[in-house]
Molecule: c-di-AMP riboswitch aptamer (ydaO/yuaA leader)
Organism: soil metagenome
RNA sequence: UGCCUAAUCCUCGGCUAAACGAUGCCGGGGAGCGGGGGAACCAGGUUUUCGGGGCGAGCCCACCGUCGUGUGGGGGCGCAACUCCUUCAGCGCCAGCCCGUCAGCUAACCCCGCCGGCCGACGAAGGAGG
Numbered sequence: 001u002g003c004c005u006a007a008u009c010c011u012c013g014g015c016u017a018a019a020c021g022a023u024g025c026c027g028g029g030g031a032g033c034g035g036g037g038g039a040a041c042c043a044g045g046u047u048u049u050c051g052g053g054g055c056g057a058g059c060c061c062a063c064c065g066u067c068g069u070g071u072g073g074g075g076g077c078g079c080a081a082c083u084c085c086u087u088c089a090g091c092g093c094c095a096g097c098c099c100g101u102c103a104g105c106u107a108a109c110c111c112c113g114c115c116g117g118c119c120g121a122c123g124a125a126g127g128a129g130g
């Protein structure tokens, strides 16, 4: 300079052991982005332990003589340097965490988050912008 992710931008006040002071720390507000709960109607009646549910792309199926960080198929997600959409080829991923016996959808309404982690790309076609 860019990338994954909702995880960004603006602003106000306070703190700093002489004093001053912030790009540091704490607290508040606004915008924006994201998530959850929550009627009627509709849907669903197997929850009452085989518990159930949420965030997220992170799922499904089959096979094996070796059950493994295995093999294959389908599906989903990310990257590619001006931006967006579609397509082809290429590369990579399909994790992790949370609620706590409880939640379908859901107007009004209510609540919550804005973390963390990365690198060495410089393929092509079509369309629309800048």
Stems, first nucleotide, its partner, number of pairs: 002118003008031008032114006042104001051102001052099004059074005064068001075094005082129007